The prediction has a mean pLDDT of 77. This is a predicted structure of a 104-nucleotide RNA (TPP riboswitch aptamer (THI element)) from Paracoccus laeviglucosivorans.

RNA sequence: UUUCUACACUUGGGGGGCCUUGAACGAGGCUGAGAGGUGCUUGGCACCGACCCAUCGAACCUGAUCCGGGUCAUGCCGGCGUAGGGAAGGGUAGAGCCGCACCG
Numbered sequence: 001u002u003u004c005u006a007c008a009c010u011u012g013g014g015g016g017g018c019c020u021u022g023a024a025c026g027a028g029g030c031u032g033a034g035a036g037g038u039g040c041u042u043g044g045c046a047c048c049g050a051c052c053c054a055u056c057g058a059a060c061c062u063g064a065u066c067c068g069g070g071u072c073a074u075g076c077c078g079g080c081g082u083a084g085g086g087a088a089g090g091g092u093a094g095a096g097c098c099g100c101a102c103c104g
Stems, first nucleotide, its partner, number of pairs: 003095005009089002011054004017030005036048005060085003066079004
């Protein structure tokens, strides 16, 4: 100098679904890392928190009102998927490589 591994930091990216009951508040169930809280307001939006992910990138989005299976129901599971997109910097430690010096 460069490569690899691990760790933490900063910064950034991301989703929040389905069902049962109930007049409503709410309660319960399924999957999942995550289905939370507050405010505005009843249509969602904004903010915060937790969690996941950051180019070695299936976190997440598109295709997709897709296809197959299954379920009370839902990206619930599989396919699609070697598809198209997708958010990074420096630091510490170790290993490897290279160079220099010393000793035998």

It was read from a public genome assembly, where an Rfam model found it. It matches the Rfam family "TPP riboswitch aptamer (THI element)". From the family's description: Vitamin B(1) in its active form thiamin pyrophosphate (TPP) is an essential coenzyme that is synthesised by coupling of pyrimidine and thiazole moieties in bacteria. The previously detected thiamin-regulatory element, thi box was extended, resulting in a new, highly conserved RNA secondary structure, the THI element, which is widely distributed in eubacteria and also occurs in some archaea. Analysis of operon structures identified a large number of new candidate thiamin-regulated genes, mostly transporters, in various prokaryotic organisms. The THI element is a riboswitch that directly binds to TPP to regulate gene expression through a variety of mechanisms in archaea, bacteria and eukaryotes. through a variety of mechanisms in archaea, bacteria and eukaryotes.